[in-house]
Context: one part of a larger RNA
RNA sequence: GAACGAACGCUGGCGGCAUGCCUAAUACAUGCAAGUCGAACGCACCGCAAGGUGAGUGGCGCACGGGUGAGUAACACGUGGGAAUCUGCCCAGCAGUGGGGAAUAACCAAGGGAAACUUUGGCUAAUACCGCAUACGCCCUUCGGGGGAAAGAUUUAUCGCUGUUGGAUGAGCCCGCGUCCGAUUAGCUUGUUGGCGGGGUAAUGGCCCACCAAGGCGACGAUCGGUAGCUGGUCUGAGAGGAUGAUCAGCCACACUGGGAUUGAGAACGGCCCAGACUCCUACGGGGGGCAGCAGUGAGGAAUUUUCCGCAAUGGACGCAAGUCUGACGGAGCAACGCCGCGUGCAGGAGGACGCUUUUCGGAGUGUAAACUGCUUUACCCAGGGACGAGACCGGACGGUACCUGGGCAAUAAGCCCCGGCUAACUACGUGCCAGCAGCCGCGGUAAGACGUAGGGGGCCAGCGUUGUCC
Numbered sequence: 001g002a003a004c005g006a007a008c009g010c011u012g013g014c015g016g017c018a019u020g021c022c023u024a025a026u027a028c029a030u031g032c033a034a035g036u037c038g039a040a041c042g043c044a045c046c047g048c049a050a051g052g053u054g055a056g057u058g059g060c061g062c063a064c065g066g067g068u069g070a071g072u073a074a075c076a077c078g079u080g081g082g083a084a085u086c087u088g089c090c091c092a093g094c095a096g097u098g099g100g101g102a103a104u105a106a107c108c109a110a111g112g113g114a115a116a117c118u119u120u121g122g123c124u125a126a127u128a129c130c131g132c133a134u135a136c137g138c139c140c141u142u143c144g145g146g147g148g149a150a151a152g153a154u155u156u157a158u159c160g161c162u163g164u165u166g167g168a169u170g171a172g173c174c175c176g177c178g179u180c181c182g183a184u185u186a187g188c189u190u191g192u193u194g195g196c197g198g199g200g201u202a203a204u205g206g207c208c209c210a211c212c213a214a215g216g217c218g219a220c221g222a223u224c225g226g227u228a229g230c231u232g233g234u235c236u237g238a239g240a241g242g243a244u245g246a247u248c249a250g251c252c253a254c255a256c257u258g259g260g261a262u263u264g265a266g267a268a269c270g271g272c273c274c275a276g277a278c279u280c281c282u283a284c285g286g287g288g289g290g291c292a293g294c295a296g297u298g299a300g301g302a303a304u305u306u307u308c309c310g311c312a313a314u315g316g317a318c319g320c321a322a323g324u325c326u327g328a329c330g331g332a333g334c335a336a337c338g339c340c341g342c343g344u345g346c347a348g349g350a351g352g353a354c355g356c357u358u359u360u361c362g363g364a365g366u367g368u369a370a371a372c373u374g375c376u377u378u379a380c381c382c383a384g385g386g387a388c389g390a391g392a393c394c395g396g397a398c399g400g401u402a403c404c405u406g407g408g409c410a411a412u413a414a415g416c417c418c419c420g421g422c423u424a425a426c427u428a429c430g431u432g433c434c435a436g437c438a439g440c441c442g443c444g445g446u447a448a449g450a451c452g453u454a455g456g457g458g459g460c461c462a463g464c465g466u467u468g469u470c471c
Base pairs, nucleotide, nucleotide: 001471003469004468006467007466008465009464010463013342014341015340016339017338019335020334021300026298027297028296030295031294032293035060036059037058040057041056043054044053045052046051067254068253069252077178078177079176080175081174082173085171086170090167091166092165093164094163095162096161097160098132100130101129107122108121109120110119111118112117138147139146140145152159153158154157180226181225182224187217188216189215192214193213194212195211197209198208199207229251230250231249232248233244234243235242236241256276257275258274259273260272278289279288280287281286306332308331309330310329314328315326316325317324318323345375346374347373348372355366356365357364358363379412380408381407382406383405384404385403389398415460416459417458418457419456420441421440422439426455427454428453429452430451436443437442
């Protein structure tokens, strides 16, 4: 000098665009953040009907989106390759959609419980469940053969369902290289290293198991310890490099702590089970909870916002659709926290008022500064109009906002730091090694340009200084 997710002190007019718990991955009151489909199904209720409402069965979604950085030095990430894999919805191709059955929630009846909830019996439907038939292609095969599917709905035009092939997308797995500090960590390893056979998985593999062999890694730093999410990027620098990893984007990991499975194409923040800590309710028998979602609260801290509006846009889930849901998102609010822009007026105006400061008492400075005269109206105020954002209809939270037109008043708007040298800017008084200053050198003990105040001056300016951190 530059930079910052900054903080603190003094000060503070406006707008645009960004940004805003860096600390306790601390504990959380309250509300909302994931539903949807009656064109899958039965039932109950409302209604004359059409139709609608409700809980339930069923389907799809809840594995996305959103948060956080605890853990992790690792194929986690980056980059470049690879083979032994899966992939709902979507696209393309081929083939099919026949005929049956048994249940069960809701409901009814009878109970249990303070509650959460729950037991028994009975009735019923389906795109829920199960046989049978069929099988181009599919799977297994000793090549003889064996196995395996489906679901219907409606407003009659569609939406579906099953098998299989390919694609697209997404994901799992393996490898080369790169990826912090410590040797005051030098040896580490027994499923360890490899083989054979098997189990398991969507899939390779000690992933797991039996047997066999005795290997494998290491000063080119193994092991151990410490620290840390990684990257695109960001800051700085002429560059090389150094530092860093907020916001945005990609990947990973986590969801009170630890473990486990279930469902599913795929797995678990707002699912389940077990254990633990904490917390709440209780009739003491037993139950409920998980903000590192959006707001918000306590605590911690130098420090970080509204318990706002809207689904109008973009995107997502479901639905044939109408549409419903969406604290994603779009907006508004708060904060000079940052960047950028604008304003606080412009011109004229005296050998130069008053005041203040200084003085050698003549004067000098403040200073065209003010007053005064003329002008302008950006911002501001009032009134009228009033959007784009909405690509066919409908639909605008923002917003009566931006903007436009007319009218009004110089009106409503300047501070902060510094003035010994480095370093731009000097005098007076007070103080008297005191009070104090200070980034370094150093000032202050009676004439202090260095302390304090005043006048003047310098620098920057809605900011200016200080502190912290990095280059």

Notes
Predicted 3D model of a 471-nucleotide part of an RNA (small-subunit ribosomal RNA, 5' domain) from an uncultured Ktedonobacterales bacterium. Its mean pLDDT, the model's own confidence on a scale to 100, is 88. Rfam family: Bacterial small subunit ribosomal RNA.